[in-house]
The part of an RNA shown here (small-subunit ribosomal RNA, 3' major domain) has 479 nucleotides and comes from an uncultured bacterium. The full RNA is in RNAcentral, with records from Greengenes.

Context: one part of a larger RNA
Order: sequence, then C1' cells, then structure tokens
RNA sequence: UGACGGGGGCCCGCACAAGCGGUGGAGCGUGUGGUUUAAUUCGAUGCUACGCGAAGAACCUUACCUGGGCUUGACAUCCCUGGAACCCCUGUGAAAGCAGGGGGUGCGCCUUCGGGCGAGCCAGGAGACAGGUGCUGCAUGGCUGUCGUCAGCUCGUGUCGUGAGAUGUUGGAUUAAGUUCCGCAACGAGCGCAACCCUUGCCGCUAGUUACCAUCAUUUAGUUGGGGACUCUAGCGGGACUGCCAGCAAAAACUGGAGGAAGGUGGGGACGACGUCAAGUCAGCAUGGCCCUUACGCCCAGGGCUACACACGCGCUACAAUGGCCGAUACAACGCGUUGCGACCCUGCGAGGGGAAGCGGAUCGCUCAAAGUCGGCCCCAGUUCGGAUUGGAGGCUGCAACUCGCCUCCAUGAAGUCGGAAUCGCUAGUAACCGCCGAUCAGCUACGCGGCGGUGAAUACGUUCCCGGGCCUUGUACA
Repeated sequence: UGACGGGGGCCCGCACAAGCGGUGGAGCGUGUGGUUUAAUUCGAUGCUACGCGAAGAACCUUACCUGGGCUUGACAUCCCUGGAACCCCUGUGAAAGCAGGGGGUGCGCCUUCGGGCGAGCCAGGAGACAGGUGCUGCAUGGCUGUCGUCAGCUCGUGUCGUGAGAUGUUGGAUUAAGUUCCGCAACGAGCGCAACCCUUGCCGCUAGUUACCAUCAUUUAGUUGGGGACUCUAGCGGGACUGCCAGCAAAAACUGGAGGAAGGUGGGGACGACGUCAAGUCAGCAUGGCCCUUACGCCCAGGGCUACACACGCGCUACAAUGGCCGAUACAACGCGUUGCGACCCUGCGAGGGGAAGCGGAUCGCUCAAAGUCGGCCCCAGUUCGGAUUGGAGGCUGCAACUCGCCUCCAUGAAGUCGGAAUCGCUAGUAACCGCCGAUCAGCUACGCGGCGGUGAAUACGUUCCCGGGCCUUGUACA
C1' cells in the first nucleotide's frame, strides 16, 4: 500500500422487511448429470454451466459409429500430355465409386485452308503441396460473460516522507453519481458519471396517397364527387432549465407550490472506466507450436446425436365455479409476404383439397385477436375438472416420416384435490392474466427465444437481521 475480520461508523441495491404470483409435489416439453451403447460427436460446470453454443439434428446439417470406396485428393497455385466446354447411354452397386460406349465441337490470333499457337473448361500423369471440427483458450488475436450502470480508476506538476508511498481522491454538507458546493499544500487534467444518439409522452409548421371524413352531395360500404379541418403518417421545429414563487441554508442542494402534456436524470433503450476471475471460446473466424499424411484427410449408404432404472435445472398444462362447455357479440399493436401471402367460391365433421381475384403491398393478404361482454347448460363430483397414455382412421411437408416430424377426427381417458425442507421473480402501465407477430425454417418436435399490444393490481413501517456493493476508520502472525 492492499486484502481480510462472526471490528467500528456512514450509505446504497426487490438485499431483507411489507405484499402479489410462482418453483420444489403431478403429467408432459426441454437441457444436463449418470447409466447404457458400435456410436449415443464436441464444448459450456457455484454465483457468471444446465430451453446455454442450437434463430430449426428424419437424409443433409454432422464433427460420432458401422460398412463400402478415393489417394495431387471435395478445395488453391504451378508443370507435362491429351481432349478440350458440354450432352446422352450401358454394366455393377445401397450410393459413392469402378468399368465401358456414343454424340459433339464453339472462342481469340495466325493460316500455305492441311493445320498451328493460345485463354477459360475437362480428363490423365508426376511432384511441390493441399486437407485435418486432431491437441494446447495455461502460447495467442478478436469477441464475450462477471463483479457492475457499481462510482469508481489514474496522471502531470508541486509539496511532504531516507524510502515504500502520501497528498490531490481525505474533511463538512449534498447527490442516482469522485454530482455539486464549502473548506483544505495543493493546483490542474484524463478514463468513467452526466449530456450529446434512438424511442415514447404534449404542441406547432410543412406535406395529403394507398391513410383520414367535420361540413355539402351520393352510397350496401370513405364507396364516389369533394375536402386539407380532424386522425394518422414522417420530416423540421418548439417544449423542462430547479427557469419562477415560498420555506430553510453561508453555498451546493433539499422540501413544498404555481403554471404545464410532462417535472426535478419525465418513462424505456443504446452506451459498461482502470481492472478481476491464467473466467469462456483453437468447434464462428484468425493464429504460434505440436501431431496425422493410401489417413487423425476426402466421398457415400445406413445408423447415432431422439437410448433410459434414475438424479437435478428451466418451462408448459393442470388440479377447477373469479371455472369448464355451447351460442351470440366488441376492441389492438409490432411485424411478415412473388420458388411468397393467398381474399372469395366449391368441397370435406376437420386437418386439408380443387379452382382463383388482388398484392413486391399505409392499397391486397396473413388477420376471426384472446382474455372481455350478453344469454344458456353444468352443481362440487376425480366431475361436462384435467388432459397424459394408448387403439383406429386420415391430412400435410418432403426423394424419403420405421428408427425419429407436425396436424386432424373418433375412441381411450392416467397422475393430479394447490405441493416437505427449501427457493425464485416483481416497486406501475410494473407483477399477474390474455392473445398476436417475427427470426431460423421444405416441414417441425417452439410449451424455447426476440418483440407487440389488451386487461391491469397489492405493498414498502423501516434498515435490527440475511446477501452483494461503495466511502472512511481500526486490528492483523496474510500478500
């Protein structure tokens, strides 16, 4: 100087407390451990691994296993020979491969019209090389997690100290903040904080189609004429700064108030200091070294990654009456669409199928939002709760759904009556409940993930205690 203390002081955070809803019990989905296996490819492992890399494992992917094959190789550059591109066929085979046959010559330059040379391309040959998801994240770059959006981390000069170092950065106030003020042997500065950026909330201006419709006319319908008001769209501005008032104070600030759509960082996002964990990643990529070289490379078929006595994490659906079922009916936003979205018509109980308009889209479509509201049935029951499991019949995608897809219909109806010890999230348009869209994607094991809107709470006395953190101080046999 740090680190640490079941030392002290001060102060924060859904840290506790106060509340609301869960997890832990059940079934199923998913990931992991374990076990099994020819293989169940690999990585991630307290917080900070475990719906994580996977924003799509039937083949492919695929890195694994079994079997069949190739050896200058699936891919790059260079040399030689031949044809040259390319197309078709046969044998064998699961394919890859191996073996064989046929058709067919173009382009540039030269030409004695015989042909010659050459570029792209293909085949064969020789080697130099390629190739490796083989190892090392304890050799690395890059990127990322974490403490932590925590308020800290440092430097220059000066001063003090023999020196390590200190001071500044401590103190008194204040703040979300090393935020600001006052004081002070310090005076300044940098990286962080804040602000500048995006979005949302109010207003104005500009603009008016595919959006809008107050007045006039018209109509089944903003449909048409028309309108440029309103909504909205999207561009430019305004607006909030403790600016004003009061209290308190030396100041910064704090408390209350006015005006205002909005206050005291308005809400949300992006943004993550010096560093820590030899944290994670050699399997995104890059890369040193080591290793393989008829194989640890490459191609193909099938299988596996989907196994199943178990154990754990994260979820979904429930156990019902604030409910289930049936009928009627209302109101979104973000998005996406031409190998696509598909209105509408016909057809099927349905998944779907057959036609087919419109739309590269503020125009057309996905698109009926659902919870809600109104009416009816159920009457507390393992039930008209719950939907696992299983049988049968179908549909769709795809070369192909046996291993191993999703969906529909009929039948079947399991566990489950609110969950031990323990444990998680959340302070407001939040939690909870409800549906919708998207990426990936042929299809989908999505109940995941990322967004969007609808309905919309309860509680916070307080900081003694648990956890994490910040500043000062103290002790130390630790560094």
Its mean pLDDT, the model's own confidence on a scale to 100, is 86.